[in-house]
RNA sequence: GCGCCUAUAGCUCAAUGGCAGAGCACUUGAUUGUGGAUCAAGAGGUUGUCGGUUCGAGCCCGACUAGGCGCCCCA
Numbered sequence: 001g002c003g004c005c006u007a008u009a010g011c012u013c014a015a016u017g018g019c020a021g022a023g024c025a026c027u028u029g030a031u032u033g034u035g036g037a038u039c040a041a042g043a044g045g046u047u048g049u050c051g052g053u054u055c056g057a058g059c060c061c062g063a064c065u066a067g068g069c070g071c072c073c074c075a
Base pairs, nucleotide, nucleotide: 001071002070003069004068005067006066007065010024011023012022013021018055026042027041028040029039030038048064049063050062051061052060
């Protein structure tokens, strides 16, 4: 330099172009002598950035950023 993959809640990951969710973690309550476990409820998101397509984009297209993998370097 070229190609491919990944980027979504604090963490690990879902989500046919049509209401952004789950588990763990966190908060509150119940239970318990305290804690843990269990049960119930709750909070938490500019879907990496900037544009484009579309009535509508996490999803499709382009560029960029970050991380990962591979290829090239032959006189």